[in-house]
RNA sequence: ACAAGCGUAGCUCAAUUGGCAGAGCAGCAGUCUCCAAAACUGCCGGUUGCAGGUUCAACCCCUGCCGCUUGUG
Numbered sequence: 001a002c003a004a005g006c007g008u009a010g011c012u013c014a015a016u017u018g019g020c021a022g023a024g025c026a027g028c029a030g031u032c033u034c035c036a037a038a039a040c041u042g043c044c045g046g047u048u049g050c051a052g053g054u055u056c057a058a059c060c061c062c063u064g065c066c067g068c069u070u071g072u073g
Base pairs, nucleotide, nucleotide: 001072002071003070004069005068006067007066010025011024012023013022019056027043028042029041030040031039049065050064051063052062053061
């Protein structure tokens, strides 16, 4: 330099013929316990990397940019 993939909650990842953004862990509260741990119940947490475009509607499609990974040279 070129090519491909990835970027979604604090972390690991889902969600694809475009139609309400989710799970597990972590955190907080409660139940239980003499106390704690474990277990169980509930809660909290997101400008879906950034900027535009298409569309009634975009995590999803298109364009540019940024970052990371891999490959080729």
Source information: A computed fold for a 73-nucleotide RNA from a Chloroflexota bacterium, annotated as transfer RNA. The prediction has a mean pLDDT of 82. The sequence is in RNAcentral, with records from ENA. Its Rfam family is "tRNA". It is annotated as a transfer RNA. NCBI's taxonomy places the organism under Bacteria, Bacillati, Chloroflexota.